[in-house]
């Protein structure tokens, strides 16, 4: 300098092109004489930017970052 993979919530992980889901965590409420565990609520995301397309997490090019391989 090239060429492969990977980028999704605070963390693990899903979603065949058709309204982006749970599970830990965080916080509120019940429940308890407390605490724990339970149960019910909130909160927070598709790595950027263009492009195909009625419609993009998905398909394509570009950048970025981690990772690896040749040199």
């Nucleotide at each position: 300098g090239g060429g492969g993979u990977u980028g999704u919530a605070a963390u693990u992980u899903a979603a065949u092109g058709g309204u982006a889901a749970a599970a830990u965590a965080u916080c509120u409420g019940c429940u308890u004489u407390g605490c724990a565990a339970g149960c019910a609520a909130a909160c927070u995301a598709u790595a950027g930017c263009a492009g195909u397309u009625c419609g993009a997490u998905u398909c394509u090019g570009c950048u970025c970052a981690a990772c690896u391989c040749c040199a």
Source information: A computed fold for a 71-nucleotide RNA from Ulva compressa, annotated as transfer RNA. It is recorded under the gene name trnA. Rfam family: tRNA. By type it is a transfer RNA. The organism belongs to Ulva, within Eukaryota.